[in-house]
Context: one part of a larger RNA
RNA sequence: CGCAACAACAUUGCGAGGAUUCUUCUCUAGUACGAGAGGACUUGGAAGGACGUACCCCUGGUGCGCCGGUUGGUCUGCUAAGGCCACCGCCGGGUAGCUAAGUACGGCAGGGAUAACUACUGAAAGCAUCUAAGUAGGAAGCCCCCCUCAAGAUCAGUGUUGUAUCGAGUCCCCUGGAAGACGACCAGGUUGAUAGGCGGGAGGUGUAAGGGCCGAAAUGCCCUGAGCUGACCCGUACUAAUGGACGAACG
Repeated sequence: CGCAACAACAUUGCGAGGAUUCUUCUCUAGUACGAGAGGACUUGGAAGGACGUACCCCUGGUGCGCCGGUUGGUCUGCUAAGGCCACCGCCGGGUAGCUAAGUACGGCAGGGAUAACUACUGAAAGCAUCUAAGUAGGAAGCCCCCCUCAAGAUCAGUGUUGUAUCGAGUCCCCUGGAAGACGACCAGGUUGAUAGGCGGGAGGUGUAAGGGCCGAAAUGCCCUGAGCUGACCCGUACUAAUGGACGAACG
């Protein structure tokens, strides 16, 4: 820009892509077959490999704005307590998120048309013949079925609802996001929980500072599962979401 008004929402599916995998054990059965050795077709059941999709409850990894321990240095005048530098200084843990080695699920079954092939009926050719007319069966393959996208499918589809300038709706702008390179998408903009802050909680770390007590001191014990705490959950307008523009009969 188009899809003969303009919108919001919901859809049909032309078509496209994906998947459609492999093995072992067991029952049938040591049966059929075979002198024996050996050893099935078929049917049912179970387990697993690789692959794929999704997810983070569990097991773990990471987690450089979380907590603790600790070495050397430097600064806050000193003690104590702390900040900073040294690969995040080193070490021990670790929330959210992201993840696999973790968890869940998938390949099934079924229908249709067929290939090789197997057949029925059956002439040409009094016989025979699966074929010439006619008819049936038959593959991990083909078309459906399953999953995803999908009306620029320009033959541009369909439905519902709304709107007429006193205007449906949209955009800019702003607060943000398990959305994201930027656009986009999604949640919000005071008739508000969108983000921050604050309150409470979860989770993490592991008993802060200060004071008291025992001790010569190091240290230990008590107040104390204390103090601190990023992303998580619930709540709460304290802070910030001010404001502005476009918008439906022409080609």
Large-subunit ribosomal RNA, domain VI from a Phycisphaeraceae bacterium, 251 nucleotides, folded computationally. NCBI's taxonomy places the organism under Bacteria, Pseudomonadati, Planctomycetota, Phycisphaerales, Phycisphaeraceae.